[in-house]
This is a predicted structure of a 73-nucleotide RNA (transfer RNA) from a candidate division WWE3 bacterium. The prediction has a mean pLDDT of 80.

């Protein structure tokens, strides 16, 4: 320097053709136990990497940027 992939909750990934942003583990509350754990129940948790464009509508499409892996030189 040129290319390709990925960036979503605290963490590991979903989200089908552009139409209500979810799951699991982790933190927290509580049932249950003498107590802890396991087990079950319930809230909470999010500028979808920044910005900017299409578009009635963007997590997803287009442009730059910024991070990461990797592959060529």
């Nucleotide at each position: 320097g040129g290319g390709a992939c990925c960036g979503u909750a605290a963490c590991u990934c979903a989200a089908u053709u552009g139409g209500c942003a979810g799951a699991g583990u982790a933190g927290c509350g509580g049932a249950u136990u003498c107590u802890u754990a396991c087990u079950c129940c319930g809230a909470a948790g999010g500028u979808u990497g920044u910005g900017g464009g299409u578009u009635c509508g963007a997590g997803a499409c287009c442009c730059a940027c910024c991070g990461g892996u990797c592959c060529c030189a």

Description
The sequence was found in a public genome assembly.